[in-house]
The RNA shown here (Bacterial RNase P class A) has 369 nucleotides and comes from Thermoleophilia bacterium SCSIO 60948. The organism belongs to Thermoleophilia, within Bacteria. The RNAcentral record of the sequence draws on ENA. Its Rfam family is "Bacterial RNase P class A". The family's RNA type in Rfam is ribozyme. Its mean pLDDT, the model's own confidence on a scale to 100, is 78.
RNA sequence: GCAGUCGGCCGUGCAGUCGCGGGAGGUGACUCUCGAGGAAAGUCCGGACACCGCAGGGCAGGGCGGUGGGUAACUCCCACCCGGGGCGACCCGCGGGAUCAGUGCCACAGAAAACACACCGCCGAUGGCGCGGCGAGCCUUCGGGCUCACGCGCACAGGCAAGGUUGAAAAGGUGCGGUAAGAGCGCACCGGCGUCGUGGUGACACGGCGGCCAGGUAAACCCCGCCCGGUGCAAGGUCAAGCAGGAUCGAUGAGCCGACCCGGUGAGAUCCAGGUGGACCGCAGGAGCCGCGAGGCCCCGGAGGGCUCAGGCCCUCCGAGACGGAUGACUGCACCAGACAGAAUCCGGCUUACAGGCCGGCUGCGAGC
Numbered sequence: 001g002c003a004g005u006c007g008g009c010c011g012u013g014c015a016g017u018c019g020c021g022g023g024a025g026g027u028g029a030c031u032c033u034c035g036a037g038g039a040a041a042g043u044c045c046g047g048a049c050a051c052c053g054c055a056g057g058g059c060a061g062g063g064c065g066g067u068g069g070g071u072a073a074c075u076c077c078c079a080c081c082c083g084g085g086g087c088g089a090c091c092c093g094c095g096g097g098a099u100c101a102g103u104g105c106c107a108c109a110g111a112a113a114a115c116a117c118a119c120c121g122c123c124g125a126u127g128g129c130g131c132g133g134c135g136a137g138c139c140u141u142c143g144g145g146c147u148c149a150c151g152c153g154c155a156c157a158g159g160c161a162a163g164g165u166u167g168a169a170a171a172g173g174u175g176c177g178g179u180a181a182g183a184g185c186g187c188a189c190c191g192g193c194g195u196c197g198u199g200g201u202g203a204c205a206c207g208g209c210g211g212c213c214a215g216g217u218a219a220a221c222c223c224c225g226c227c228c229g230g231u232g233c234a235a236g237g238u239c240a241a242g243c244a245g246g247a248u249c250g251a252u253g254a255g256c257c258g259a260c261c262c263g264g265u266g267a268g269a270u271c272c273a274g275g276u277g278g279a280c281c282g283c284a285g286g287a288g289c290c291g292c293g294a295g296g297c298c299c300c301g302g303a304g305g306g307c308u309c310a311g312g313c314c315c316u317c318c319g320a321g322a323c324g325g326a327u328g329a330c331u332g333c334a335c336c337a338g339a340c341a342g343a344a345u346c347c348g349g350c351u352u353a354c355a356g357g358c359c360g361g362c363u364g365c366g367a368g369c
Stems, first nucleotide, its partner, number of pairs: 001365010012334007020035006037340001041351002044349005049232004061228005066080005081095001082093004096223002102221002104217003119164002121160003126157002128154005135148005172190006191213002193210007236281004245272005255265003285299002288297003300319008335338001
C1' cells in the first nucleotide's frame, strides 16, 4: 500500500429572532434553567412496581436446555468446550437424551430405509446331476458292468455380500492377510462405543484396554433436569362537589340574624357509608448505600465559578414528564446536502431500520528499511 476481520464512537454544527411544555424565583411585568433516541421502534424475552388470587404437595399446560461465571432476573452478557467453515484474524450452531424406557415416521428411487435384504453379480467348498476314465476294488454269460478315488462341466440345492445399481441417508472406513467366494473372520491404522487411568471446578481432553460396531429423526410423541399464579400504569392509590341513601335531633322551635340575653324569622340541621363529575398522586438521572421516617452520603452527565506547572481537585446549580397534546418555526453562515426515525410507568436485554463520517485492535499478501 492493497484485501479482509472484529470492536467502539458520532450521526449536522454555530448565531439571531419569535414561540411551546416542565421546574425555581418574583405582588407583578418578567427573569433564570431544563426539554427525545441509538434505536424513543417491534412489543419478542426478563424484571421492578401495582392490584387480585394463594395452607402444603401433585396433575394439566407452557417455556428453557454444552460447561463455568455475572445478574434483581433472563431465551441476555463474558469466558471456555464440542461440531462445522475460512490460509488466517475470525465467523456460524433452537448444542440434554435415538446402545438400558417405549412408540411413530423416513416421499421418490432402490434388492433392501431397520426382525436387514439379494436385481445384476461372485462362489459352488459340501450335497446333487452329466461326461471322461490313466488308477484301485468287486462282479461277469468275458462283450462288459458297478463302486471309489481323480479330472472336467452344469448352476439344482446351497454359500456370500466384496463389486455394480438407488438415494439426503445403505448395517463402520482404508489396506494386508485369509477364503470356494467372502465376511472384524484375523491383523495394522483411522472413526465410534464401552471401560479404566491421568489432567481439568466443569463441559471435555489425552492415554491404555476390549472387535463391542450401534442408520437418521426428539424444530415427532415422549423421557430427564430446571423455571413459570393471573392481569398490566386506562395497573392502582388519595381527596371528594351535586343528586339519591341511612341514623339521630327538630313546630314542646332546627337553623339563621357575629359570642351572650331579649327580640325576629319559621323547616330543616348534624353525622355516616360508598365514591359519580372533578382534582391530585403514581411520574422521573442511578435495579447505588445508610435510615422506621424526615433525610443524609456516594456515583454518572451537563453548565458556571475558583484553585493547580500539570495530572487533577473543590464549590454552586441543573437532570423531558403530557389536556395522555410541549420538544417547534423563520433567517443567516459553515462543511457540502445531514439517514433511520420521535418519549407516554420505569429499568435490563434482544431484534429490526439507518445517508454519511471518525477511531482502534488483529489477519493475509506485496514492497522498503